[in-house]
RNA sequence: UAAGUAGGAUAAAUGGCCGCGGCUGGCGGAUCCGAAAGGUGCCAGGCGAGGAAAGUCCGGGCUUCACAGGGCAGGGAUGCCGGAUAACGUCCGGUGGAGGCGACUCCAAGGAUAGUGCAACAGAAAUAUACCGCCGGUGCGGCGCACGCCGUGCCGGUAAGGGUGGAAGGGCAGCGUAAGAGACUACCGCCCGGCCGGUAACGGCCGGGGCAUAUGUAAACCCCAUCCGAAGCAAGACCGCAACGAGGCAUAUGGCGGCCCGUCAGCCUCAGGUAGGUCGCUGGAGCCUGUCGGCGACGACAGGCCUGGAUAGAUGGCCAUUCACGACAUAACCCGGCUUAUCGUCCUGCUUACAUU
RNA sequence: GGGGAUAUAGCUCAGUUGGGAGAGCGAUGCGUUCGCAACGCAUAGGUCAGGGGUUCGAGUCCCCCUAUCUCCA
Numbered sequence: 001u002a003a004g005u006a007g008g009a010u011a012a013a014u015g016g017c018c019g020c021g022g023c024u025g026g027c028g029g030a031u032c033c034g035a036a037a038g039g040u041g042c043c044a045g046g047c048g049a050g051g052a053a054a055g056u057c058c059g060g061g062c063u064u065c066a067c068a069g070g071g072c073a074g075g076g077a078u079g080c081c082g083g084a085u086a087a088c089g090u091c092c093g094g095u096g097g098a099g100g101c102g103a104c105u106c107c108a109a110g111g112a113u114a115g116u117g118c119a120a121c122a123g124a125a126a127u128a129u130a131c132c133g134c135c136g137g138u139g140c141g142g143c144g145c146a147c148g149c150c151g152u153g154c155c156g157g158u159a160a161g162g163g164u165g166g167a168a169g170g171g172c173a174g175c176g177u178a179a180g181a182g183a184c185u186a187c188c189g190c191c192c193g194g195c196c197g198g199u200a201a202c203g204g205c206c207g208g209g210g211c212a213u214a215u216g217u218a219a220a221c222c223c224c225a226u227c228c229g230a231a232g233c234a235a236g237a238c239c240g241c242a243a244c245g246a247g248g249c250a251u252a253u254g255g256c257g258g259c260c261c262g263u264c265a266g267c268c269u270c271a272g273g274u275a276g277g278u279c280g281c282u283g284g285a286g287c288c289u290g291u292c293g294g295c296g297a298c299g300a301c302a303g304g305c306c307u308g309g310a311u312a313g314a315u316g317g318c319c320a321u322u323c324a325c326g327a328c329a330u331a332a333c334c335c336g337g338c339u340u341a342u343c344g345u346c347c348u349g350c351u352u353a354c355a356u357u
Numbered sequence: 358g359g360g361g362a363u364a365u366a367g368c369u370c371a372g373u374u375g376g377g378a379g380a381g382c383g384a385u386g387c388g389u390u391c392g393c394a395a396c397g398c399a400u401a402g403g404u405c406a407g408g409g410g411u412u413c414g415a416g417u418c419c420c421c422c423u424a425u426c427u428c429c430a
Stems, first nucleotide, its partner, number of pairs: 001353010012322007020048002023045005032039002050328001054339002057337005062232004075228005080094005095109001096107004110223002115221002117217003131162002133158011170188002173185002189211001190209008236279004245270005253265004286305008323326001358429007367382004376413001384400005407421004
């Protein structure tokens, strides 16, 4: 210098004017409502979206319902090991595997020797087989003096070779054989046992088993281990004009009739919960700085800070200057993650190649 | 704001132990009729909404994403 790889920061900047939503303080016979508190109003000050606020895919807080406590079945989720955490399917550090020269990246990574199912087409055969081939025996025909050769059929052996397929009875070499074959032998693989290292996953070494565990599929049923009650702030709690309703009203409330019952209405009390209002609602697993512990995720301590809370729903508009000319996108109970969208700019660590010193 | 479902031919929809992409209506052509309709025969028409994964193989199983519908005061 070029190419690459991993991580982080930022999300146009400054000033002025107008406007919007909360908060704090003040004003008040000089807006209006109210008995008051207060609301509304006016004035001043300060604050006011994101890294994803999104998708709603996971995990929690919180609330209501269910539930004496425990277990099984059924259902769902997760799935190498250890740790972090309130918890997680997230994160960190490792193990094993795959890719890359490398930095580094990726993995739904338990079990297919518990059982069941499925594997279209092709192929002889799909978990069990003999189509071609190879070999042995034998019948018939032809050639040939004969040994024998050719063609054809039958019986048997053989999974080394051909062919089909994504997949064909551990791989490869030797020995062996009529031809072959873990039938036998070495190495590799697999399984079992022991020792050593490691918290563990696992790794290394040694010995044994001829391998009758031996195709794939568990994002097919299933088995094993662990975890899980359901619904969600439109959850829910409180107040409460209305509607429906319950009780009382005496020789003594009113109408329907002259009286009683009844009925309609009225008054009082209760209940009810509509319109509406208040709470839930934002000070929190919170943010910043520093020190310490830890490889790290993270934790502990000290100091400082307050930073949206609406309910038809607030962050906007205009002007001036500058630049790299501005992407994706706008909280609705709140947090921790994941995933997806995103114009650009800047910083740091590392790798490879080339060049120069 | 929160919960649930759907997407396959022009339209309405099937598609189950994962292996052939289909039905009805519609369209086009031919026949039938004096002509039209109906009827009969034949034909065309598909990114199974999109992307990725598992598998030998995906409309179907898993993940992400887009659009539409619906319920909750």
Predicted 3D model of RNase P RNA and transfer RNA as a complex of 430 nucleotides.
Model confidence (mean pLDDT): 78 of 100.
Rfam match: Bacterial RNase P class A. Rfam's curators write: Ribonuclease P (RNase P) is a ubiquitous endoribonuclease, found in archaea, bacteria and eukarya as well as chloroplasts and mitochondria. The family's RNA type in Rfam is ribozyme. Gene Ontology terms of the family: tRNA processing, dimeric ribonuclease P complex and ribonuclease P activity.